[in-house]
Context: one part of a larger RNA
RNA sequence: UGACGGAAGGGCACCACCAGGAGUGGAGCCUGCGGCUUAAUUUGACUCAACACGGGGAAACUCACCAGGUCCAGACAUAAUAGGGAUUGACAGAUUGAUAGCUCCUUCUUGAUUUUAUGGGUGGUGGUGCAUGGCCGUUCUUAGUUGGUGGAGUGAUUUGUCUGGUUAAUUCCGUUAACGAACGAGACCUUAACCUGCUAAAUAGUUGCAUAAACUCUGGUUUAUGAUCAACUUCUUAGAGGGACUAUAGACGUUUAGUCUAUGGAAGUUUGAGGCAAUAACAGGUCUGUGAUGCCCUUAGAUGUUCUGGGCCGCACGCGCGCUACACUGAUAAAGGCAACAAGUAAUAAACCUUGGCCGGAAGGUCUGGGUAAUCUUUUGAAACUUUAUCGUGCUGGGGAUAGUCCUUUGCAAUUAUUGGACUUAAACGAGGAAUUCCUAGUAAGCGCAAGUCAUCAGCUUGCGUCGAUUACGUCCCUGCCCUUUGUACA
Numbered sequence: 001u002g003a004c005g006g007a008a009g010g011g012c013a014c015c016a017c018c019a020g021g022a023g024u025g026g027a028g029c030c031u032g033c034g035g036c037u038u039a040a041u042u043u044g045a046c047u048c049a050a051c052a053c054g055g056g057g058a059a060a061c062u063c064a065c066c067a068g069g070u071c072c073a074g075a076c077a078u079a080a081u082a083g084g085g086a087u088u089g090a091c092a093g094a095u096u097g098a099u100a101g102c103u104c105c106u107u108c109u110u111g112a113u114u115u116u117a118u119g120g121g122u123g124g125u126g127g128u129g130c131a132u133g134g135c136c137g138u139u140c141u142u143a144g145u146u147g148g149u150g151g152a153g154u155g156a157u158u159u160g161u162c163u164g165g166u167u168a169a170u171u172c173c174g175u176u177a178a179c180g181a182a183c184g185a186g187a188c189c190u191u192a193a194c195c196u197g198c199u200a201a202a203u204a205g206u207u208g209c210a211u212a213a214a215c216u217c218u219g220g221u222u223u224a225u226g227a228u229c230a231a232c233u234u235c236u237u238a239g240a241g242g243g244a245c246u247a248u249a250g251a252c253g254u255u256u257a258g259u260c261u262a263u264g265g266a267a268g269u270u271u272g273a274g275g276c277a278a279u280a281a282c283a284g285g286u287c288u289g290u291g292a293u294g295c296c297c298u299u300a301g302a303u304g305u306u307c308u309g310g311g312c313c314g315c316a317c318g319c320g321c322g323c324u325a326c327a328c329u330g331a332u333a334a335a336g337g338c339a340a341c342a343a344g345u346a347a348u349a350a351a352c353c354u355u356g357g358c359c360g361g362a363a364g365g366u367c368u369g370g371g372u373a374a375u376c377u378u379u380u381g382a383a384a385c386u387u388u389a390u391c392g393u394g395c396u397g398g399g400g401a402u403a404g405u406c407c408u409u410u411g412c413a414a415u416u417a418u419u420g421g422a423c424u425u426a427a428a429c430g431a432g433g434a435a436u437u438c439c440u441a442g443u444a445a446g447c448g449c450a451a452g453u454c455a456u457c458a459g460c461u462u463g464c465g466u467c468g469a470u471u472a473c474g475u476c477c478c479u480g481c482c483c484u485u486u487g488u489a490c491a
Base pairs, nucleotide, nucleotide: 001491004487005486007485008484009483010482011481012480013479016475017474020439021438022437023436024435027324028323029322031320032319033318034317035315036314043054044053065310066309067308068307069306071304076119077118078117079116080115086113089108090107093104094103123298124297126296127295128294132292134286135285136284137282138281139280144183145182146181148179149178150159151158152157162174164173165172188275189274190273191272192271194242195241198239199238200237201236204233205232206231207230208229209226210225211224212223213222214221215220245268247263248262249261250260251259252258326432330391331390332389333388334387335386336385343377344376352371353370354369356367357366358365359364398429403424404423405422406421407420446466447465448464449463450462451461452460
């Protein structure tokens, strides 16, 4: 110096607690991991920091695993064979999963491209992440880290970097043998909020006008159409800007830094939410992201590559993330009524988003259109929700697992059932023990939608809106983290 303390004192955090909310843990199912099984059930990762993670939703491919079959894509050099032929390819038959001349039989064909041997390459989702780069994660979302000059000490080192108050913050005030600085924090960047002020818009609208229809109390209201109408920019879009600085007042406070309350304001928790993010580390993860990569292994009966089939899905069991429920604040049936984020067809093998009409109970089919998109899909007329009716507390009309039959779609291919639909079947589950997770406001929870993956397939993930609570606004008791003082082992 500082790891540790079952030492003391401060401070902090819903990956801590308190007050609460929703749960998970119990059931059925989905999915990941282990185990078991298996030709193979490829593999990485195992406290936070592995386990709906590898963007990992695998029918083939992927693919690394298993059972088998081809091919060489073995550069180059040397030597051998060799134009009287180094070698290549092949119908049919046998053989084979195979219309692989793979091999055999049989002969034709080809013409120095190859073949054989040695050296040496190349390839490898082979090994080693404990040889590495890069990237990521974590320590660690906290406030921490460093040197120059000066001071102290023989020196390692220390002071600066602090008793105190304050802050989300080593943020400031102040104290002061330190002074003046740097990185981090903050500032910054992105996004969501405001602008009746500017710039505009037939790819966004509004208003007027014209025409037509319906209802009309003869005033008018509603709807539709105007690339041959006009004006405007409130709504919409997006550029330039502005706007908050905790403004003003009061209270508390060294009357400092600041904190609290009220007022004004679109906005007063760092305005909300993200991004970026120091120093030092870990033998954290990744050689299965890479034509990044050392070394080792293998390299023609291949660990290369490709083809066929199987597997990754296997089920006495244990654990984790989830979905659906256990109903009446509900289920079912009609009707009503509202979003936002997004996405979309030509690439060297390929058909995207789909309106409308018709057929069909539905899933779906078919014929036409529009769209490379603020133009079309699409006002994505979403779901929860609201109204009315039925049900009436009964494993019930709650629940929808598991099966059977039929139809459909994607795909070369659906069996171990891709998905979707119809009818039947109708299991557990009556609110879940010990434990334990997440969370403070447009938040939790409920509800759906879009995108990613995607030929097909979401119970996943990432976003988006809709509806919208209860309870703190604190503490250090538990769990941890930081600082100071102190003690001790080790280096």